[in-house]
Molecule: transfer RNA
Organism: Nanobdellota archaeon
């Protein structure tokens, strides 16, 4: 120096333009003598940044940064 990949909740991941999910985890109650499991709720997110399309962008398109893997 080029290419391809990846980036959403604390933590690991979904989500192929139309209301941002689920697991774990964390609160609170239920249940138990009590803990552990089990159940019900709940709260938790500028979807890495900036622009751009578009009637609407996590999602499409450029660019940056970050992290990986490739090629000379």
């Nucleotide at each position: 120096u080029c290419c391809c990949u990846u980036a959403u909740a604390g933590c690991u991941c979904a989500g192929u333009g139309g209301u941002a999910g689920a697991g774990u985890a964390c609160u609170u109650g239920a249940c138990u003598u009590u803990u552990u499991a089990u159940c019900a709720a709940g709260a938790g997110g500028u979807c890495a940044c900036a622009g751009g399309u578009u009637c609407a962008a996590a999602u499409c398109c450029u660019g940056u940064u970050a992290a990986g893997g490739g090629a000379g």